[in-house]
Predicted 3D model of a 73-nucleotide RNA (transfer RNA) from a Candidatus Parcubacteria bacterium.
The source organism's lineage runs through Bacteria, Bacteria candidate phyla and Candidatus Parcubacteria.

RNA sequence: GCCACCCUAGCUCAGUUGGUAGAGCAACGGUUUUGUAAACCGUCGGUCGUCGGUUCGAGUCCGUCGGGUGGCU
Numbered sequence: 001g002c003c004a005c006c007c008u009a010g011c012u013c014a015g016u017u018g019g020u021a022g023a024g025c026a027a028c029g030g031u032u033u034u035g036u037a038a039a040c041c042g043u044c045g046g047u048c049g050u051c052g053g054u055u056c057g058a059g060u061c062c063g064u065c066g067g068g069u070g071g072c073u
Stems, first nucleotide, its partner, number of pairs: 001072007010025004019056001027043005049065001051063003
C1' cells in the first nucleotide's frame, strides 16, 4: 500500500427479509441468615463508533471518516 471482517448497556454478546432495542454477568434494592456467601424477587443502565444518504420508517441497506482484528505484498 491492497483486501476481508468487526464496532449495540460497565463487560461478553444476540437482534430472524427494514417495522416500539434484548439476554447473561456486573451494579443497586429487597426476602432469607446471628453474620457473610449462595439462592430467589425486583430495579437501574443504550440517542446501536462519527457524519451523511436511501426510505413512510434504519441497529439492519449505501457512502464517508475513526478505532480494532486477520490476510497479501
Its mean pLDDT, the model's own confidence on a scale to 100, is 81. Rfam family: tRNA. From the family's description: Transfer RNA (tRNA) molecules are approximately 80 nucleotides in length.